[in-house]
RNA sequence: CUUAUGAAGAAAGGAUGAGGGAGUGGCCCUUUGAUUCCUUGGCAACCUGUUUAACAUGGAUAAGGUGCCAAUUCCAACGGAUAUAUUCCGAUAGAUAAG
Numbered sequence: 001c002u003u004a005u006g007a008a009g010a011a012a013g014g015a016u017g018a019g020g021g022a023g024u025g026g027c028c029c030u031u032u033g034a035u036u037c038c039u040u041g042g043c044a045a046c047c048u049g050u051u052u053a054a055c056a057u058g059g060a061u062a063a064g065g066u067g068c069c070a071a072u073u074c075c076a077a078c079g080g081a082u083a084u085a086u087u088c089c090g091a092u093a094g095a096u097a098a099g
Stems, first nucleotide, its partner, number of pairs: 001099005011040005019029003024076003041069003046065002049061005073093001078090004
């Protein structure tokens, strides 16, 4: 840089000890323990492997490479539609995977 995805899902222990949720504004989480590291466990199924139906792809599985385990990517921002109450859609940005 390109493509795809995001209303689902899944936490305990040990050490540390005040911040964290990308950034801005909100709102929220947090000494009943933030963050980071380690161990164990789990979720998911992007890549890979195995397998099955079958020739185009789908289903099953979870050993391997990643990822993830508060809140829709927590919400909004920019544009459009609806019509004043907001709701919906898309874009941007960011995240992850593969190339």